[in-house]
């Protein structure tokens, strides 16, 4: 330099054009307990960046960025 793949709460994941973006874990608060742990309930937290298509985009298209793989 060329080609391919992956980017979603702190971490790991689901969502294949449509209702408040799912679940687990972690975090915070409350309940329970003499206290802790465990358990129960509630809450906060995310679509890599920009643009396009569409009534509507995590999803489809383009460019860029980061990482991974292959070729040279």
């Nucleotide at each position: 330099g060329c080609g391919g793949g992956u980017g979603u709460u702190g971490u790991a994941u689901a969502a294949a054009g449509g209702c408040u973006a799912u679940u687990a874990u972690g975090c915070u608060a409350g309940c329970c307990u003499u206290c802790c742990a465990a358990g129960c309930u509630a809450g906060a937290g995310a679509u890599g960046a920009g643009g396009g298509u569409u009534c509507g985009a995590u999803u489809c298209c383009c460019u860029c960025c980061a990482c991974c793989c292959g070729c040279a």